Notes:
The RNA shown here (Guanidine-I riboswitch aptamer) has 100 nucleotides and comes from Paenibacillus sp. Its mean pLDDT, the model's own confidence on a scale to 100, is 81.
RNA sequence: ACGAUUGUUUACUAGGGUUCCGCCGGUCACGUACCGGGCUGGUCCGAGAGUAAACCACUCUUGUGAAAGAGUGCCACGGAAGGAUAAAAACCUGGGAGAU
Numbered sequence: 001a002c003g004a005u006u007g008u009u010u011a012c013u014a015g016g017g018u019u020c021c022g023c024c025g026g027u028c029a030c031g032u033a034c035c036g037g038g039c040u041g042g043u044c045c046g047a048g049a050g051u052a053a054a055c056c057a058c059u060c061u062u063g064u065g066a067a068a069g070a071g072u073g074c075c076a077c078g079g080a081a082g083g084a085u086a087a088a089a090a091c092c093u094g095g096g097a098g099a100u
Base pairs, nucleotide, nucleotide: 007055008054009053010052011051012050015045016044020042021041022039023037024036025035026034027033028031056073057072058071059070060069061068062067075095077098081093082092083091
């Protein structure tokens, strides 16, 4: 100086805020109302570097074959800034920039 891979999906969690519900406070016209507050919570968002499962790939064994069973799928430091949504985030840009 140059260059590459590390599969897909779903559910959940760490985490996140405030549309909706609930809660708290206030107002009045006292209601299926309005305003304010993220506030332990339910809905909601949610991981490349979190968990689990299924699929998928490969290897081995059995089997004429179809197929079945077992196993492997490692590693991964990381901003600032911007973006989406009601809003925020470990979401997205992004296994990015950079570092090693």